[in-house]
RNA sequence: GCGGAUGUGGCGGAACUGGUAUACGCGCAUGGCUUAGGACCAUGUGGGGAAACCCUUGGAGGUUCGAGUCCUCUCAUCCGCA
Numbered sequence: 001g002c003g004g005a006u007g008u009g010g011c012g013g014a015a016c017u018g019g020u021a022u023a024c025g026c027g028c029a030u031g032g033c034u035u036a037g038g039a040c041c042a043u044g045u046g047g048g049g050a051a052a053c054c055c056u057u058g059g060a061g062g063u064u065c066g067a068g069u070c071c072u073c074u075c076a077u078c079c080g081c082a
Stems, first nucleotide, its partner, number of pairs: 001081007010026003019065001027045006046055003058074005
């Protein structure tokens, strides 16, 4: 230099053929249980905001009524070729 794969909440990881982004698990918070802790049980948990609402799939554009998904450029990591 060329080709390919991957990138989604704090972490792992789903999301069909473009149609509610974050299911499920872990973690965390609060409560229960316990002398206390662990385990277990219940509820909650992407970010900002008092709320309304706004933002979010590595980053920037594009197509579309609608994009995590399609197209272009780009960044990072990994694999292969030269």
This is a predicted structure of an 82-nucleotide RNA (transfer RNA) from Candidatus Andersenbacteria bacterium RIFCSPHIGHO2_02_FULL_46_16.
Taxonomically the source falls in Candidatus Anderseniibacteriota (Bacteria, Bacteria candidate phyla).
The coordinates come from a structure-prediction model, not an experiment, and the mean pLDDT is 81.
Its Rfam family is "tRNA".